[in-house]
RNA sequence: CUCUUAUCCAGAGAGGCGGAGGGACCGGCCCGAUGAAGCCUCGGCAACCAGGAAUAGCAAGCCCAGGUGCCAAUUCCGGCAGAUCAAAUUCUGGAAGAUGAGAG
Numbered sequence: 001c002u003c004u005u006a007u008c009c010a011g012a013g014a015g016g017c018g019g020a021g022g023g024a025c026c027g028g029c030c031c032g033a034u035g036a037a038g039c040c041u042c043g044g045c046a047a048c049c050a051g052g053a054a055u056a057g058c059a060a061g062c063c064c065a066g067g068u069g070c071c072a073a074u075u076c077c078g079g080c081a082g083a084u085c086a087a088a089u090u091c092u093g094g095a096a097g098a099u100g101a102g103a104g
Stems, first nucleotide, its partner, number of pairs: 001104008013042005021031003025079004043071003048067002051063002075096001080093004
C1' cells in the first nucleotide's frame, strides 16, 4: 500500500515546550493569540485483540488491562442513489474515511 471482516448517535484532559494553523478530501459550518498543529509528561475513557475463570469441554455474558485505539461538535453536517415535500426538511441505503483483527 491492497484485500477481507467487525464497529463508528456512548465515553474520557491537565501541565510543559512550541508559535499558526486545525477539524482526512471538496462544500458548508465550526475550533484557534483566553494559544492551532506537532513533541513530551502525567491522567483518563473504552474493551477490538491477547490473557483468565466454575468445568469433561466451551466462553454468549463475566473478570482483567498485556498489544492497539481514543479523550470539541454523531465519523461535526453533507457529497452518490432512492423515498418524502411546493420548498426547507426528514428518512433509508451506499461511497469515502477512521480503528481493531486477519491475509497478501
Annotation:
A computed fold for a 104-nucleotide RNA from Anaerolineae bacterium UTCFX2, annotated as SAM riboswitch aptamer (S box leader). Taxonomically the source falls in Anaerolineae (Bacteria, Bacillati, Chloroflexota).